[in-house]
RNA sequence: UCAACCCGCGAGGGAGAGUCCCCACGACCGGUGGGGCGCCGAAGGGGCAAACUCCCCGGAACCUCUCAGGCGCCAGGACCUCGCGGAGCAG
Numbered sequence: 001u002c003a004a005c006c007c008g009c010g011a012g013g014g015a016g017a018g019u020c021c022c023c024a025c026g027a028c029c030g031g032u033g034g035g036g037c038g039c040c041g042a043a044g045g046g047g048c049a050a051a052c053u054c055c056c057c058g059g060a061a062c063c064u065c066u067c068a069g070g071c072g073c074c075a076g077g078a079c080c081u082c083g084c085g086g087a088g089c090a091g
Stems, first nucleotide, its partner, number of pairs: 001091001006086008018037001020036006038071003044067001045065003052058001
């Protein structure tokens, strides 16, 4: 100095599942709040395999659980692409 890998920020893309029932308010179409049942999984969180190891421990996910979150719009959204910044092994 700096491919890769890692972190942060920005832009674009980004799925799934009732706005179903009841009550109240209401500018009475919509909408807002509360309760109930049903459902989804790709924020987050929890759980587990093989290899590896004498043995134990350890050991992943878009798999699984649904605590949380979500089920009109908005927002959020794992992940992907591009850009900027930081750190940085090999060279």
A computed fold for a 91-nucleotide RNA from Janibacter alkaliphilus, annotated as Glycine riboswitch aptamer. The RNAcentral record of the sequence draws on Rfam. The prediction has a mean pLDDT of 78.